Model confidence (mean pLDDT): 83 of 100. Predicted 3D model of a 476-nucleotide part of an RNA (small-subunit ribosomal RNA, 3' major domain) from an uncultured rumen bacterium. The full RNA is in RNAcentral, with records from ENA. Its Rfam family is "Bacterial small subunit ribosomal RNA".

[in-house]
Context: one part of a larger RNA
């Protein structure tokens, strides 16, 4: 100066309390670990790995393994020689790469040659091999925490201190006051973006509002610029107004006015650093290995394996509930090898017709909830695993190894030990919807989205991080 402390003092954080609803018991999805295995590729391993790289392993991906093959190579450039083909149809051998064969056949030309395509010789290859303890980039954490510094005084032999301590007071090194310090930089806040509320501009969505017309019905036509919306400008919130406390910053008030009040709510934004934290397998890049292979093609298996153990999830264990008929409201996206209305066939999955739409214009579209029936507490009309046939799409192909339908089967499961974990309001919780990837799916993942919509905080003693003064110290 710093780290440490079962030292103190102040203060924060769903850190505790207080509450909801979860995990840990069961099925099953998914990742690890461990085993196996010819392989079961490689990485992430306390917090900060473990639905993480994977936002898409049947082939391809695909680095792994088993055979079968190439060796200047799979790719492009370039120099020089020779050869004349390359494409395009086919045969033979194979499992497929690959090899061997027949058919056909140029263009530009100053007739040197050149364009292309093969051989050869050269140069330049190639590696998802090693090293993240040789690195750039990027990312996780601590932590969106309030802190990390300079410059010129001042003080100390110095190391360093002061500033940045002290009273207040803020979410905040927020601001004030004070004061050997006086200013400053990166970080806090703001400027950005969404969302809540007017008001201008605009009108192929949206309105019978006010008019006409038309139907069995619809903004379905003409029309209109209200209003709802859409998207663009622009106002709007600053403790700005009153009262009260205070030197002041500020803080109290079911205050007033306002759609919104005291950072209105979300989201980007992550300081100086720290963990030799992560990545050499996204890419890039020293070094160091390989070179008829640790390169490179191809088929086929594997990455899906199963006695086990762990994480994260999904669905239950009912009656706030299961099953049938009826009926009502969304937001955000997305579509031409694509969305597919509608008509028809099928118990479905889906197939056959088939119209609009490259889309506020046509399409893909809600579930919970409402409203009646049933079931009456049972391993059940709960619960759906697994097994059995039968289908359907996708795709060259669904057996190792895809999704869904339909019919039958009906497991364990009756709330789950110790112990863990998320959330403070449109949050949790519950319902359902979209979009990426993507033929097609093993998504119950992610990453948005909107209905419906709580409880609870007495408090700061304990648990766990954390900030900021202070003290001890044989630790750096």
């Nucleotide at each position: 100066u710093g780290a440490c402390g079962g030292g103190g003092g102040c203060c924060c954080g769903c850190a505790c309390a207080a509450g909801c609803g979860g995990a840990g018991g069961a099925g099953c999805a998914u990742g690890u670990g461990g085993u196996u295995u010819a392989a079961u590729u490689c990485g992430a391993u306390g917090a900060u790995a473990c639905g993480c790289g994977a936002g898409g392993a049947a082939c391809c991906u695909u680095a792994c393994c088993u055979g079968g093959a190439c060796u200047c190579a799979a790719a492009u450039g370039u120099u020089g020689a020779c050869u004349g083909g390359c494409c395009g149809u086919u045969c033979c051998a194979g499992a497929a790469a690959u090899g061997g064969g027949a058919c056909u056949u140029u263009c530009c030309c100053u007739c040197g040659g050149g364009a292309c395509a093969g051989u050869c010789a050269g140069c330049a290859a190639g590696g998802u091999g090693c090293u993240g303890c040789a690195u750039g980039g990027u990312u996780g954490u601590c932590g969106u925490c309030a802190g990390c510094u300079c410059g010129u005084g001042c003080c100390g032999u110095g190391a360093g201190g002061u500033g940045u301590c002290a009273g207040g007071u803020u979410a905040a090194g927020u601001c004030c006051u004070a004061u050997a310090a006086c200013g400053a930089g990166c970080g806090c806040a703001a400027c950005c973006c969404c969302u809540a509320c007017g008001u201008c501009c605009a009108g192929u969505u949206g309105c019978c509002a006010g008019c006409g017309g038309g139907u069995g019905a619809u903004g379905c036509c003409g029309g209109g610029g209200a209003c709802u919306c859409u998207g663009g400008a622009g106002g709007g919130a600053c403790u700005g107004c009153c009262g009260g406390c205070g030197c002041a910053a500020g803080c109290c008030g079911a205050g007033a006015g306002g759609a919104a009040g005291g950072u209105g709510g979300g989201g980007a934004u992550g300081a100086c650093g720290u963990c030799a934290a992560a990545u050499c397998a996204g890419c890039a890049c020293g070094g160091c290995c390989c070179u008829u292979a640790c390169g490179u093609c191809c088929a086929g298996g594997g990455c899906g394996a199963c006695a086990c153990a762990c994480g994260u999830g999904c669905u239950a264990c009912a009656a706030u509930g299961g099953c049938c008929g009826g009926u009502a409201c969304a937001g955000a996206g997305g579509g031409c090898a694509g969305c597919c209305a509608c008509c028809u066939g099928g118990c479905g999955a889906c197939a056959g017709g088939g119209a609009g739409c490259g889309a506020a214009u046509c399409u893909c579209g809600a579930a919970a909830g409402c409203c009646g029936g049933u079931c009456u507490c049972a391993g059940u009309u709960c619960g759906g695993a697994u097994c059995g046939g039968a289908g359907u799409c996708u795709g060259c192909a669904a057996c190792u190894c895809g999704a869904c339908u339909c019919c039958g089967u009906g497991a364990g499961g009756u709330u789950g030990g110790a112990u863990u974990c998320g959330c403070u309001a449109g949050u949790a919780a519950u319902c359902g919807c979209g979009c990426a990837u993507c033929a097609g799916c093993c998504a119950u993942g992610g990453c948005g989205c909107g209905g419906u919509g709580a409880a609870u905080a007495c408090g700061u003693u304990c648990c766990c991080g954390g900030g900021c003064c202070u003290u001890g110290u044989a630790c750096a």